[in-house]
RNA sequence: AUGGAGAGUUUGAUCCUGGCUCAGGAUGAACGCUGGCGGCAUGCUUAACACAUGCAAGUCGAACGGGAUUGUUUUACAAUCUAGUGGCGGACGGGUGAGGAACACGUAAGAACUUACCUUUAGGAGGGGGACAACAGCUGGAAACGGUUGCUAAUACCCCAUAUGCUGAGGAGCGAAAGGGUUUUCCCGCCUAAAGACAGGCUUGCGUCUGAUUAGCUAGUUGGUGAGGUGAUGGCUUACCAAGGCGACGAUCAGUAGCUGGUCUGAGAGGAUGAUCAGCCACACUGGGACUGAGACACGGCCCAGACUCCUACGGGAGGCAGCAGUGAGGAAUUUUCCGCAAUGGGCGAAAGCCUGACGGAGCAAUGCCGCGUGGAGGACGACGGCUCGUGGGUUGUAAACUCCUUUUCUCAGAGAAGAAAAAAUGACGGUAUCUGAGGAAGAAGCAUCGGCUAACUCCGUGCCAGCAGCCGCGGUAAGACGGAGGAUGCAAGCGUUAUCCGGAAUGAUUGGGCGUAAAGCGUCUGUAGGUGGUUGAUGAAGUCUACUGUUAAAUAUUAGGGCUUAACCCUGGGAAGGCAGUAGAAACUCAUCGGCUAGAGUACGGUAGGGGCAGAGGGAAUUCCCGGUGUAGCGGUGAAAUGCGGAGAUAUCGGGAAGAACACCAAUGGCGAAAGCACUCUGCUGGGCCGACACUGACACUGAGAGACGAAAGCUAGGGGAGCAAACGGGAUUAGAUACCCCGGUAGUCCUAGCUGUAAACGAUGGAUACUAAGUGCUGUGCGGUGAGACUUUUUACAGUCAAACAAAAAAACGUCCAGUGCUGUAGCUAACGCGUGAAGUAUCCCGCCUGGGGAGUAUGCUCGCAAGAGUGAAACUCAAAGGAAUUGACGGGGGCCCGCACAAGCGGUGGAGCAUGUGGUUUAAUUCGAUGCAACGCGAAGAACCUUACCAGGGCUUGACAUGCCAUAUAUCCCUUUGAAAGAAGGAGUUAAAAGUGGACACAGGUGGUGCAUGGCUGUCGUCAGCUCGUGUCGUGAGAUGUUGGGUUAAGUCCCGCAACGAGCGCAACCCUUGUUUUUUGUUGCCAAGGUUUUUAUCUUGGGUAUAUUCACAAAAAAGACUGCCGGUGAUAAGCCGGAGGAAGGUGGGGAUGACGUCAAGUCAGCAUGCCCCUUACGCCCUGGGCGACACACGUGCUACAAUGGCCGGGACAAAGAGAAGCAAUCCUGCGAAGGCUAGCCAACCUCAAAAACCCGGUCUUAGUUCGGAUUGCAGGCUGCAACUCGCCUGCAUGAAGCCGGAAUCGCUAGUAAUCGCCGGUCAGCCAUACGGCGGUGAAUACGUUCCCGGGCCUUGUACACACCGCCCGUCACACCAUGGGAGCUGGCUACGCCCAAAGUCGUUACUUUAACCCUCUGGGAGGAGGACGCCUAAGGCGGGGCUAGUGACUGGGGUGAAGUCGUAACAAGGUAGCCGUACUGGAAGGUGCGGCUGGAUCACCUCCUAA
Repeated sequence: AUGGAGAGUUUGAUCCUGGCUCAGGAUGAACGCUGGCGGCAUGCUUAACACAUGCAAGUCGAACGGGAUUGUUUUACAAUCUAGUGGCGGACGGGUGAGGAACACGUAAGAACUUACCUUUAGGAGGGGGACAACAGCUGGAAACGGUUGCUAAUACCCCAUAUGCUGAGGAGCGAAAGGGUUUUCCCGCCUAAAGACAGGCUUGCGUCUGAUUAGCUAGUUGGUGAGGUGAUGGCUUACCAAGGCGACGAUCAGUAGCUGGUCUGAGAGGAUGAUCAGCCACACUGGGACUGAGACACGGCCCAGACUCCUACGGGAGGCAGCAGUGAGGAAUUUUCCGCAAUGGGCGAAAGCCUGACGGAGCAAUGCCGCGUGGAGGACGACGGCUCGUGGGUUGUAAACUCCUUUUCUCAGAGAAGAAAAAAUGACGGUAUCUGAGGAAGAAGCAUCGGCUAACUCCGUGCCAGCAGCCGCGGUAAGACGGAGGAUGCAAGCGUUAUCCGGAAUGAUUGGGCGUAAAGCGUCUGUAGGUGGUUGAUGAAGUCUACUGUUAAAUAUUAGGGCUUAACCCUGGGAAGGCAGUAGAAACUCAUCGGCUAGAGUACGGUAGGGGCAGAGGGAAUUCCCGGUGUAGCGGUGAAAUGCGGAGAUAUCGGGAAGAACACCAAUGGCGAAAGCACUCUGCUGGGCCGACACUGACACUGAGAGACGAAAGCUAGGGGAGCAAACGGGAUUAGAUACCCCGGUAGUCCUAGCUGUAAACGAUGGAUACUAAGUGCUGUGCGGUGAGACUUUUUACAGUCAAACAAAAAAACGUCCAGUGCUGUAGCUAACGCGUGAAGUAUCCCGCCUGGGGAGUAUGCUCGCAAGAGUGAAACUCAAAGGAAUUGACGGGGGCCCGCACAAGCGGUGGAGCAUGUGGUUUAAUUCGAUGCAACGCGAAGAACCUUACCAGGGCUUGACAUGCCAUAUAUCCCUUUGAAAGAAGGAGUUAAAAGUGGACACAGGUGGUGCAUGGCUGUCGUCAGCUCGUGUCGUGAGAUGUUGGGUUAAGUCCCGCAACGAGCGCAACCCUUGUUUUUUGUUGCCAAGGUUUUUAUCUUGGGUAUAUUCACAAAAAAGACUGCCGGUGAUAAGCCGGAGGAAGGUGGGGAUGACGUCAAGUCAGCAUGCCCCUUACGCCCUGGGCGACACACGUGCUACAAUGGCCGGGACAAAGAGAAGCAAUCCUGCGAAGGCUAGCCAACCUCAAAAACCCGGUCUUAGUUCGGAUUGCAGGCUGCAACUCGCCUGCAUGAAGCCGGAAUCGCUAGUAAUCGCCGGUCAGCCAUACGGCGGUGAAUACGUUCCCGGGCCUUGUACACACCGCCCGUCACACCAUGGGAGCUGGCUACGCCCAAAGUCGUUACUUUAACCCUCUGGGAGGAGGACGCCUAAGGCGGGGCUAGUGACUGGGGUGAAGUCGUAACAAGGUAGCCGUACUGGAAGGUGCGGCUGGAUCACCUCCUAA
């Protein structure tokens, strides 16, 4: 020497800036809950508010006279007491902090002073005198308190003398005293002088809060002289003289405040504070004043004034707790009307002693600090209870019980201090501390917290309610955040909360911050004060450094020890650092003085570029107007129009004239200027810069608070001017509106002169100066080097061509380079990043300006300036937890680029119009069950509602239940029949059988298509079969992140190739799978059929055979093959690929299907299923009958059938595939017009059946019409299924014959075996409302130029104030509520200076009116001196007056802030749909709009310049 921690919160995420908040310590604290003991401290911070009562300053008889009482030896003495005179003390001690910003305090010095008591030294005390209290008499008053006459003592008072003293230049003058006790070698006093000590007064340097929205202040003021005054200096006072003094280094004024040692905090520097203890100051009801005294202008003294309180006989008096207790009041809040002078200290006294609310103690208060305790040990794989639970357990928890032990503390009893000062006596505390014994775990634990910060977690309740909250934030039905409980954590006789201070906060930054974009560089320059300053020598020693001396009181803090059992606490010793003052030294640096120097700076000289400035003169193009000519119907304007102009002749065109303003091209990141700014040409005047050379001066420099000058545009004043343009204004459009954008007009203004204004995004958002620190490459200016024989053409040079080459003069360009200016790229470095980077935002120095969260607000108010507009300076209340910068990833854009898709386009066919079917909405209803709602709900769940289904409604019934498991009892149940009933159900009867079941009962439970798809699983839709989505490692970046994945090509594709700080990989793409298209092999019934027979030649039938065999059928499966850009050509980069071709059944993914990445939409589904939680339990469960889901003014979606001749109808004829069939499909035959019925083969299927395919083909008919189209609707008659066809089935026949003649706006599908069109089958199913859905085959097109546009998507890039992501964000008026605030006619207070009036007490002065013992004289008197009165100056309080400052309040009024869902618009953010913003002016409901000038902090496209790479 010992010492330094951070966290939360802005964002989708990140870094930064920046505020807010928290964790720590502290307190004279308060409040809430709780509370065992002891020690030591502390205890009205508010009303310097008012105080009842008691006490807090007396003492001395050894200064004095008198008085009273007592005693004795009884007339004297002694003792005790003390009202008065006198002495000393009441100026200390104790309290408080109002005032005071000051020599008040702190510190260090100083000279012109006083100091009672005390100490030391020297000397002295001689002689006189006169009074006054007490007391006595008389007397006033209610009282307080007096008056008068008379007597009297002193250490009271006076005079004279004396004098080591004082004054004075001197002559000279002035000036003391007291005794008492005792009878003693004594003690206490008295006077003078000198000195000390103690204490005090005075002066000075330095330090000592805030405000400039306080800038000027001062008249005894500053100084001098004289006088006065004081203890003393001094304008302290006064007269005169001079005109000074203070102030941006902050005077004056205003506000606030006792100062310090210290205390709290902090690593420190600092910041805050000034209780207790100690030093100083100030005050004592408020204001003024003096007296006495050594000391006061006096807390418990006096006088006066004022306010208040009390007494009173109303005449008059008394009082001052900011002493100790105590009371009231105020307040969140602060104690006993205690004991004692035993100790320490003080006053008086010779002393004994007396006094002492100082002090010593006790009491009250957890107010603080410190210490102790509330028990210790053992005790269960763990009691009861609580809580929880996955029901197994876990936890409370060795905790308890129980056993053993201890007794600090507690209760009782006994003993019992030190503190007393070395004889004795003397203890309030106190029978206290302490010790001993006995008793018994006995009497002794709470508070806060438990979302993160921050240690500690669950259940229940509640349901954006109640509430919590320090910040972020929790709470809308599963809350670790609210309330309760269990448990846990922290601290503990306390614990939390509140308030305040420091810290953290480097968040005012000296240590230790910043200013391009976050807050912040003055618009620019000149320059005053100030600050800073090149090089060298000498001297000095102010700063600086070294050593020493003095001081910085004690206490505190620190350190070494010690004492209380420990600690807190107390005691003793040591020691700083730092400050101030002094002494002695050092001389490097700063400084001062003197002297040099020339590198900074300046002057002179020679050149040079330039829109630098001012003034004058000249010029042409264009525009408008006027005149004239030609000429005729339009012109003009826009997205499109209209207003406007034009037959009174426009526009157009030609000629002439006038006017004003601005100067094309050159022209440029180019030049000049301090900035603002400056451009046709010429002339005059004029400022500055740069270069060269190095003559002169010799630090003359840099910066610059105040100050001054200049200062775009707009604006103002006055006078001109006025062509064009153009705020305002008028009109036309646009629009929902359009006070705008667009158009037609148009006034101020724009221009000039003279003034004012003084602001801009006045920007490089970057103050000035100096020095240093890599390169590269442009431009401008001057100079130098170097080259140098040119001129012209082309394109700069070069090359080339042509000309010239007689003489002379003399270049130009390129290249290199110094200096100066101006750009770009970039290293190091810096930066939060972006970026800056030799003109730095790097490294340093100097000076100035400015910033300190957002809003309120550049507002209010005050002041200054201005003609005004306004400018400059410039707050607070209140409110928020952010506001902000840069960069990142997304998303978005009425931004850009590239690409894709039946996206558009090109086509074909539809929907939307009609009728019907079906679904939905709506409406209706007892019910019309529920769900699905843009694409991605609506022929969807439902692959089939007459009953059932069924969940809905009405009615009738059941209650352990229709269904599951467990328990008990019972003997009949099932089946059949009868009665009743709508049925369920209820009642009865007969028979059969023997395992389980049934029935009945009680309880656990069942049951729920009840709620929540926003608690969930699972499944599904959608973007989208779009080409994307990611990871590892590496690298880059502080980081979020980036890279990879971007780029050049290519692809259907993140498909592939190339390149590349990336290299690889995964999920997706593709392929692998199924099907279809070709072929081969194998197999061959029920499939196939070549050949033969029979029949009538065909068909049919039959028989046997074959099954591919001659290279050869079809079909059905099984296995193989095949297609890969493999081959060729072209193209491309020699790649990937693309184009074309060959071969091939098929060609570039062959066609189709299945397959759906990471994720999005709290998408859909609790009614398919499962499931958490909540809800119902004689019902929200279950059974039954009937009804409803099928309603019907209407609206929408999806379909069917049509509107007809490419057709309808009739007759005849042909060709599929894929399926289904036993409670089934059903042939043939018969009946019926038919649906169908009857009979009955075949078939569990490559065999039989459904089954007829239809469009098509042939022939006929109809002939353009509401029809031989169309078939709705309706009537009649039938059929089928089924317990049942009314609500509400399908089919058939006859009859009826509606709308509809191709469909508005709009809109859908489709790119090839597709669209279109034609039929067939299946599932569900008794039947069927199927025109639906899922499959199957038949016939079979058109078109695609292309990517401008619409929609959707992908990639890259850009802007962003968005991130719930544009359905985003967000601005202003208006309306409502609340809050604070400005103005305001005024009103009411406070403070303050000034002027005037009046003037108490009192000092001082004057005065001879009254009076007067000591002393003096020439003595019945006079004098000196005194007292009273009067007068004068000063003056408190009071009064009057106009001011200044400040506080409160105020009708009305202005803006501001805040407030889940108000109104109007949409200004800003994307090119925000008219780019935005700044200044200014005008204007409008509002955001705002427009004009003029400026900025980029504007997107996009194009061009130019510059740079980098090749």
Molecule: small-subunit ribosomal RNA
Organism: Microthamnion kuetzingianum